[in-house]
RNA sequence: AAUGAACGCUGGCGGCGUGCUUUACACAUGCAAGUCGAGCGAGGCGGCCCGCAAGGGCCAGUCGAGCGGCGAACGGGUGAGUAACGCGUGGAUAACCUGCCCAGAGGUGGGGGAUAACCCGGGGAAACUCGGGCUAAUACCGCAUAACACCGAGAGGUCAAAGGGGGCUCGCAAGGGCUCUCGCCAUUGGAGGGGUCCGCGUCCGAUUAGCUAGUUGGUAGGGUAAUGGCCUACCAAGGCGACGAUCGGUAGCCGGCCUGAGAGGGUGAUCGGCCACACUGGAACUGAGACACGGUCCAGACUCCUACGGGAGGCAGCAGUGGGGAAUUUUGCGCAAUGGGCUAACGCCUGACGCAGCAACGCCGCGUGGAGGAUGAAGGUCUUUGGAUUGUAAACUCCUGUCAGCAGGGAAAAAGCGAAUCGGCUUAAUACGCCGGUGAGUUGAUUGUACCUGCAGAGGAAGCCCCGGCUAACUCUGUGCCAGCAGCCGCGGUAAUACAGAGGGGGCAAGCGUUAUUCGGAAUUAUUGGGCGUAAAGGGCGCGUAGGCGGCUUGGCAAGUGGAAGGUGAAAUCCCUCGGCUUAACCGAGGAACUGCCCUCCAAACUGCUUUGCUUGAGGCCGGGAGAGGCGAGUGGAAUUCCCAGUGUAGCGGUGAAAUGCGUAGAUAUUGGGAGGAACACCAGUGGCGAAGGCGGCUCGCUGGACCGGUUCCGACGCUGAGGCGCGAAAGCGUGGGGAGCAAACGGGAUUAGAUACCCCGGUAGUCCGCGCCCUAAACGAUGGACACUAAGUGCCGGCGGGUUACCGUCGGUGCCGCAGCUAACGCAUUAAGUGUCCCGCCUGGGGAGUACGGCCGCAAGGUUGAAACUCAAAGGAAUUGACGGGGGCCCGCACAAGCGGUGGAGCAUGUGGUUUAAUUCGACGCAACGCGAAGAACCUUACCCAGGCUGGACAAGCAGGUAGUACGACCCUGAAAGGGGAAGGAGCCCGAAAGGGCAGCCUGCUCAGGUGCUGCAUGGCUGUCGUCAGCUCGUGCCGUGAGGUGUUGGGUUAAGUCCCGCAACGAGCGCAACCCCUGUCUUUAGUUGCCAUCGGGUCAUGCCGGGUACUCUAAAGAGACUGCCCAGGAGAACGGGGAGGAAGGUGGGGAUGACGUCAAGUCAGCAUGGCCUUUAUGCCUGGGGCUACACACGUGCUACAAUGACCGGUACAGAGAGCUGCAAACCUGCAAGGGGAAGCUAAUCUCAAAAAACCGGCCUCAGUUCAGAUUGGGGUCUGCAACUCGACCCCAUGAAGGCGGAAUCGCUAGUAAUCGCGGAUCAGCACGCCGCGGUGAAUACGUUCCCGGGCCUUGUACACACCGCCCGUCACACCACGAAAGCCUGUUGUACCUGAAGUCGCCGGAGCCAACCCGAAAGGGAGCUAGGCGCCCACGGUAUGGCUGGUGAUUGGGGUG
Repeated sequence: AAUGAACGCUGGCGGCGUGCUUUACACAUGCAAGUCGAGCGAGGCGGCCCGCAAGGGCCAGUCGAGCGGCGAACGGGUGAGUAACGCGUGGAUAACCUGCCCAGAGGUGGGGGAUAACCCGGGGAAACUCGGGCUAAUACCGCAUAACACCGAGAGGUCAAAGGGGGCUCGCAAGGGCUCUCGCCAUUGGAGGGGUCCGCGUCCGAUUAGCUAGUUGGUAGGGUAAUGGCCUACCAAGGCGACGAUCGGUAGCCGGCCUGAGAGGGUGAUCGGCCACACUGGAACUGAGACACGGUCCAGACUCCUACGGGAGGCAGCAGUGGGGAAUUUUGCGCAAUGGGCUAACGCCUGACGCAGCAACGCCGCGUGGAGGAUGAAGGUCUUUGGAUUGUAAACUCCUGUCAGCAGGGAAAAAGCGAAUCGGCUUAAUACGCCGGUGAGUUGAUUGUACCUGCAGAGGAAGCCCCGGCUAACUCUGUGCCAGCAGCCGCGGUAAUACAGAGGGGGCAAGCGUUAUUCGGAAUUAUUGGGCGUAAAGGGCGCGUAGGCGGCUUGGCAAGUGGAAGGUGAAAUCCCUCGGCUUAACCGAGGAACUGCCCUCCAAACUGCUUUGCUUGAGGCCGGGAGAGGCGAGUGGAAUUCCCAGUGUAGCGGUGAAAUGCGUAGAUAUUGGGAGGAACACCAGUGGCGAAGGCGGCUCGCUGGACCGGUUCCGACGCUGAGGCGCGAAAGCGUGGGGAGCAAACGGGAUUAGAUACCCCGGUAGUCCGCGCCCUAAACGAUGGACACUAAGUGCCGGCGGGUUACCGUCGGUGCCGCAGCUAACGCAUUAAGUGUCCCGCCUGGGGAGUACGGCCGCAAGGUUGAAACUCAAAGGAAUUGACGGGGGCCCGCACAAGCGGUGGAGCAUGUGGUUUAAUUCGACGCAACGCGAAGAACCUUACCCAGGCUGGACAAGCAGGUAGUACGACCCUGAAAGGGGAAGGAGCCCGAAAGGGCAGCCUGCUCAGGUGCUGCAUGGCUGUCGUCAGCUCGUGCCGUGAGGUGUUGGGUUAAGUCCCGCAACGAGCGCAACCCCUGUCUUUAGUUGCCAUCGGGUCAUGCCGGGUACUCUAAAGAGACUGCCCAGGAGAACGGGGAGGAAGGUGGGGAUGACGUCAAGUCAGCAUGGCCUUUAUGCCUGGGGCUACACACGUGCUACAAUGACCGGUACAGAGAGCUGCAAACCUGCAAGGGGAAGCUAAUCUCAAAAAACCGGCCUCAGUUCAGAUUGGGGUCUGCAACUCGACCCCAUGAAGGCGGAAUCGCUAGUAAUCGCGGAUCAGCACGCCGCGGUGAAUACGUUCCCGGGCCUUGUACACACCGCCCGUCACACCACGAAAGCCUGUUGUACCUGAAGUCGCCGGAGCCAACCCGAAAGGGAGCUAGGCGCCCACGGUAUGGCUGGUGAUUGGGGUG
């Protein structure tokens, strides 16, 4: 885009079309083929006349069964069958037929006998039928005539007929004559129709490869309208087939129709042509025509009637019914038109046809209103609350009047027929008749329709689908992987533009969507117009048949080819032009086209055929050299193993390490000798040879091919190659040999969780040979063969030539690199994957599957050919960036190693899990949760639980109203408190002189507050982590189809993408470093509260005082370090090593500082915040409890286990801090915690404050202790409203585990670890935690193999959620389709035989019939006919046995999906 459509929702009008695609299923009822009285004889009805009646006559009246004629073979339906001369197209018929029609030329004479109807009788339920009798014809039969007909060579012979009607006329009539007309007979021709034959075209399957006995041909005969094996007899043995016979499946064919740019693909409704069929099968009759839809006969199935004896029927005609189905109409009107049958005509008949009805089934047209209209109304929706949008949309104003409605008017389709009349023809005729003209009158189913006019009035007339991308159109709400959507990709798990609803929008519109189907897009079967190195795809290789293709040249032919003309290519359709319906759809006319086929003529370039030559393709000949080419025979040495002998002794062998094994019966080792089999070291090489497989010691014989040189011969002899034939590694098979080594299977030993493996010890087939099979492979260059052409460079092999001996050239082969070109890229590139020609093979998404079934081959194994169901939305190729690797290279880090100290064991503290509980609030979960949020849970905190209370609220803002002893509130009652109730007292701010007003406050109502309720996966902010790692990027340029690359890689170097050099890159940014702070040295400035060297004073003593500012120190500013200098190294680099100087040396030490990003990392409970939820509660207040529980498990710590120690006594030396609801001295008191006390200090001044380890002295002596201190009892102190749950501390008493800690694991590289104490934050009180401070003060680092983490380069990848990835197979379960299967059951078909209806044909027959013709006067006979019988053929049916096909089948096999 399309449709004979169907389904869902919706539906105003008209025009034109279309309408059982399924059960060729079954059919009730009606209708669909009759007509002619001018072919014939009866009969009925009506009217008129005659007649008493019976009866008769008349009307060219009408009806009408029968005889007869024509029609019924057309028209209408259907598509079952048919793969065929069925259809299409073009021819042939000298091999034919043709009623009616037309034209020509003739004839139509004379006779005869019957029979329906009718009457009588009989049978039957009926259908129907039998006998007797009468009668007519355009029915039937002789005779005559007979050609330009037929037969025959001819002579000659043979064959017909029918009459009816009208007019005039003669005649009493019967019956004649003339004439017109319709018929009839024979014949010639035509037109139209048909039969038959032929060329070409006409679906799928080769998993159908052979088919054929009337088969193929001939002769003779039969048959037919006619050829023919159509049929019969005889003779011959043919015919068809890979250019697809036969068989199977499917199918009516075509013009056309749909689609497509076309080529093509699909299709064969309506209309038109042909064919076939008419309940199923068979058959003939009649006829011009049939093997006959509404005829006949037979058989069968089915239905109906029946009196059971027997009969009837055939909608695939029009309607209609049932059934089937997703689905397809009225039992309508009319013959008015068109067409058909009959007729002289009028006319009759016509479900053909013309119309109407039903159906949006399709196409086309029209309408559902038009213009104005902004407060941008209301309402809806959204909202950032400002507004936006629906939206000029509506309202409203002014108009219009299509369609529908009502009223009125009103065609065309009608031509014919035809009284009358005119003219002509015919005729004797002014009759009749015919032709033409005029023409009264008359004919319409549709239909009062089309159309026109009027009336009223915007009044009656819009839906459907879609809005994630493709694809045009976005928001809200609901839902929460549910419900659902979905054409593909895919949406939905709490903010869904994807589901559902809504608002809005987009599209189409009386329709819109969906489904189904076809073509297109699809160059995705590729003729036009594809491919095959790696994506699917080159046959394993050769020889060669058919076929296809083929060098230069001469002449001829004209099949192909080209040109010209003719015939045909029906009409319709398509296209163009014009025309008719108001337009269009639709219809009409003309043209063009129908790309095809046939015939004639011309041309001769090309192809072809034929012919003449040629040499360049191909081949031959001569001369050479190279080679693991093949086959056969022989032969050689090394090595392994075995055997014999010698020497010799305890091991050997084997592995990562071992063991099995061998060995004291003498191994291994070693020496000598022997046997046997297999393979041929070095040479050996991207060396050689071969078609491929493949070929390797040496010699000989036989033999194939290639190459080079000569240019001697032949003269296109060529290329490819479906089938076919041959060769074909390894393994395997058969048979017979052989068997040293090796070695599937197998045995043993190891390894391992296991180890049917890898490793080891053994070991049989096999490996080897002869003969015969198998026929596969990553049979690979994953690259078929041949020929030609298209840059260079450089190796190697074989040959030849030149040569100045350096080298150059040439032919063939074999490699590498590389241009153009090609390629998706990788890559290929004279050995093409380039450019061309020819031939063959092969491919067409993945899986299923190289499977199943069938065939062929094979001894088997198996090979070859080779599907489908089902299932998936991919499977693949090349390349890119990452990530990863039990890949590689380089390099870092307390990463390992080296070392020191710990953890893991104990007790306790603390956090967590778990458990428990009314609650044990919540969060944090590998590193990177767990002394974490928490730098302080007895109440508070507090978020949890129980209980008691409050409800505009504990807290904020606004609005409105109210309140005046208002706010506040001692005190009293109640209560656990909160709360509730009462109540003395009793204010404030602003304006104003005052009065007064306002504010604040309080009460009520409203908008609202509140929530540690949920979502850290909606977020901001902040933080952790990789990681203080050295990386992460950009602009421009360049490269690539692109992803992307380059830069950033490389060579060095660094702590560093730090720097240097190089480079299609050149620059730049965020990171690194530096700038900042602390600390280490010095200088300057300053000198109190700090300091005290000198001077003075004073004390038991003390910078205590005067004084001083030198020192220390304080705290501000500076200096200093930069590889600056030297040496050698390195690339005259960066930089590294050493050295000097220096307080400090190569970033001096420490801190702050954290790139692009990753982990949906953490936090809604710090804060902020979207959405959701809650509102007398999930909010708020209060009392009490809980967060402190305790069988357990883990993390982090403290204290220990002791003598490098504990205890006692004595004596030194810090730093950094803190202090006014505070630090607190002295002094008094208590064993102590503490208490009393109060000086000083807002602090370089006073206080906390003692530093501790250390040092000196003493004691303890290895013990659960003078270690260790848990636990428990008792007594106290302090803080606080309050230490019961649940604080810290002190004293006395008690004195647990624990004797250095399994597997495992942590920290640390120097002022570090270890060890010692001090301070601070939080804080009423509570520190083993945390944050700081100083004292004492080590050990070790060979080194980078390994573990962990990281950086750069490179490599592989089937990973990309990225190795915690991906992914394979069995097993279990569920579902699905398929194969096999004892069988069972259909369908179809072959062969053989049986049976044999009806019927044609043949033969017999004729007792029945017996009119025409013949004989006969007649009788009668002949001729003739029927019944019947037999035979050939044959439908249905039957018997037997095969083939093919489908269904089903216990069980079974694999496959797919989850």
A computed fold for a 1458-nucleotide RNA from an uncultured bacterium, annotated as small-subunit ribosomal RNA. The coordinates come from a structure-prediction model, not an experiment, and the mean pLDDT is 87.